[in-house]
Molecule: transfer RNA
Organism: Candidatus Portnoyibacteriota bacterium
This record gives sequence, structure tokens and C1' cells, in this order.
RNA sequence: GCCCAGGUAGCUCAGUUGGUUAGAGCAAUACAUUGGUAAUGUAUAGGUCGGCGGUUCAAAUCCGCCCCUGGGCU
Repeated sequence: GCCCAGGUAGCUCAGUUGGUUAGAGCAAUACAUUGGUAAUGUAUAGGUCGGCGGUUCAAAUCCGCCCCUGGGCU
């Protein structure tokens, strides 16, 4: 330098024929439960979907450029 895969919550990930609210598990916080913890149950909070621009009535999803991570080739 070229090619491929990936980047979504604190962590691990789902969501790609564009449209109903952006979600799950774990973690966190509060409450219930307990003599007290743990466990369990309920609830809450947490995201400008890597960045910028474009297409569209509408973009995590499509297009362009860039950044980062991993792998391959030279």
C1' cells in the first nucleotide's frame, strides 16, 4: 500500500427487504424479602448506534470520505 471483518448502554452482544418505543444478559442504584448478608423479585437510571457529509417524508440500517480495532496479502 491492497483486501476482508468489526465499531450500538460500564462489559458481552442482538437488531441490515429503511418506518411502530433502540433492545437483551451481566454490572450499577432504589425498594421488597432476611436477625444481618448473599440469593431472589420489582422498579429506575444509563445510548447523540465511531466521526463528518449525502440520499430520503423518514437512516443504527443505503452511499461517499475519514478515524480506530482485529485478520490476511505484498